Context: one part of a larger RNA
Molecule: small-subunit ribosomal RNA, 3' major domain
Organism: uncultured bacterium
RNA sequence: UGACGGGGGCCCGCACAAGCGGUGGAGCAUGUGGUUUAAUUCGAUGAUACGCGAGGAACCUUACCCGGGCUUAAAUGCUGACUGACGGUAAGAGAAAUCUUACUUCCUUAUGGCGGUCAGCAAGGUGCUGCAUGGUUGUCGUCAGCUCGUGCCGUGAGGUGUCGGGUUAAGUCCCAUAACGAGCGCAACCCCUAUCCUUAGUUGCCAACGGGUAAAGCCGGGGACUCUAAGGAGACUGCCUACGCAAGUAGCGAGGAAGGCGGGGAUGACGUCAAAUCAGCACGGCCCUUAUGUCCGGGGCUACACACGUGCUACAAUGGCCGGUACAGAGGGGAGCUACCCUGCGAAGGGAUGCGAAUCUCGAAAGCCGGUCUCAGUUCGGAUCGGAGUCUGCAACUCGACUCCGUGAAGUUGGAAUCGCUAGUAAUCGCGCAUCAGCCAUGGCGCGGUGAAUACGUUCCCGGGCCUUGUACA
Numbered sequence: 001u002g003a004c005g006g007g008g009g010c011c012c013g014c015a016c017a018a019g020c021g022g023u024g025g026a027g028c029a030u031g032u033g034g035u036u037u038a039a040u041u042c043g044a045u046g047a048u049a050c051g052c053g054a055g056g057a058a059c060c061u062u063a064c065c066c067g068g069g070c071u072u073a074a075a076u077g078c079u080g081a082c083u084g085a086c087g088g089u090a091a092g093a094g095a096a097a098u099c100u101u102a103c104u105u106c107c108u109u110a111u112g113g114c115g116g117u118c119a120g121c122a123a124g125g126u127g128c129u130g131c132a133u134g135g136u137u138g139u140c141g142u143c144a145g146c147u148c149g150u151g152c153c154g155u156g157a158g159g160u161g162u163c164g165g166g167u168u169a170a171g172u173c174c175c176a177u178a179a180c181g182a183g184c185g186c187a188a189c190c191c192c193u194a195u196c197c198u199u200a201g202u203u204g205c206c207a208a209c210g211g212g213u214a215a216a217g218c219c220g221g222g223g224a225c226u227c228u229a230a231g232g233a234g235a236c237u238g239c240c241u242a243c244g245c246a247a248g249u250a251g252c253g254a255g256g257a258a259g260g261c262g263g264g265g266a267u268g269a270c271g272u273c274a275a276a277u278c279a280g281c282a283c284g285g286c287c288c289u290u291a292u293g294u295c296c297g298g299g300g301c302u303a304c305a306c307a308c309g310u311g312c313u314a315c316a317a318u319g320g321c322c323g324g325u326a327c328a329g330a331g332g333g334g335a336g337c338u339a340c341c342c343u344g345c346g347a348a349g350g351g352a353u354g355c356g357a358a359u360c361u362c363g364a365a366a367g368c369c370g371g372u373c374u375c376a377g378u379u380c381g382g383a384u385c386g387g388a389g390u391c392u393g394c395a396a397c398u399c400g401a402c403u404c405c406g407u408g409a410a411g412u413u414g415g416a417a418u419c420g421c422u423a424g425u426a427a428u429c430g431c432g433c434a435u436c437a438g439c440c441a442u443g444g445c446g447c448g449g450u451g452a453a454u455a456c457g458u459u460c461c462c463g464g465g466c467c468u469u470g471u472a473c474a
Base pairs, nucleotide, nucleotide: 001474002473003471004470005469007468008467009466010465011464012463013462015458016457019421020420021419022418023417026313027312028311029310030309031308032307033306034304035303042053043052064299065298066297067296068295069294070293077121078120079119080118081117082116083115084114087104088103089102090101091100092099093098106113107112124288125287127286128285129284133282134281135277136276137275138273140271145184146183147182148181149180150179151160152159153158164175165174166173190265191264192263193262195233196232197231198230199229200228201227205222206221209220210219211218236259239253240251241250242249243248315414319373320372321371322370323369324368325367331362332361333360336355337354340351341350342349343348380411385406386405387404388403389402390401391400427450428449429448430447431446432445433444
């Protein structure tokens, strides 16, 4: 100087407390461990691995295993030798890769060009090392810290500044001060959102006028409104009161759409964990070179006495089922989204139309109204299994999703323990997108609908910040 303390002081955080909902029990989905296996490819392992890399494992992917092949599948160029092929069509063998046979098949200035075969260099390697590395990332932590120049103090390591008194979300600001300044962080500048104004008015909108319909901005028209999207205004403790030297704090004060950082995002200091990644990529070294390279068929990554994590669905009446009826936002759409009609109980199929889309389309659910069930392992719950089908795709046996009929398991609110959340949040309800032929999506990322309870407080648990103290630790 740090680090540490079941030392002290001050302070903060869904850290506790106060509440609401879960997990831990059940079934299933998914990841992991373990076991098994020819292989169950590899990585990630307290917090900071475990619905993680993977934003799509039937083949492919694919790295693994078994089997059949090749010595170059792909890049580049050079040298040497041989050569007119390669390819296409047809036939045969084969699981395919590939091999065999037949036919067809270059240009030319005669140097060569183009191409093939062979040989050599050279390639290739998801082989090893993340403890050789770059780049990128997680975490402490959006915590308020981390430093520098000059000066001063100290023999020196170093200190001071950065401490103290206040204050703040903040090393934020004020005062004081052997310090005076500065940098990286904080804040602000950026984006979305909440109000208003201006400009613009189509594909959006429809108040007034006219037309029109069973109904409908449907039509003429209009720019008022909504909206769209560009530019501005607006919030600054600016004003008032109280406290205070000031900084600032308080107010159920005013005005205002918004009030004290308005809400959300992006933004992550010096560093820590030899943290993660050589399997995204790049790269040093080492290793393989008729194989640790590469092509193909099939299998595996989907196994299953078990253990754990993360989720979904439930155990019901604030509910289940049936009928009627209403309201979003953000996105997607051409090998696409599909109105509408017909067929089918349905998944879907057959026609047909519009739309590269503010124009057409995908397209809501909880809710509300009415009925029924009457507390049961049930009209709860839907696992599992049998049968019949639809769709995608070369192909659904291993191993797809969906539909219909039947079947109808566990489960009656979950031990110790443990997690999330402070407001348009939790809870609950559906919708969209990426990946994608299809889909094992209950995952991820977004979007809106409905919409709470509680916070006395900081004694305690956990993590963190500042000052101080002890230390046999560095």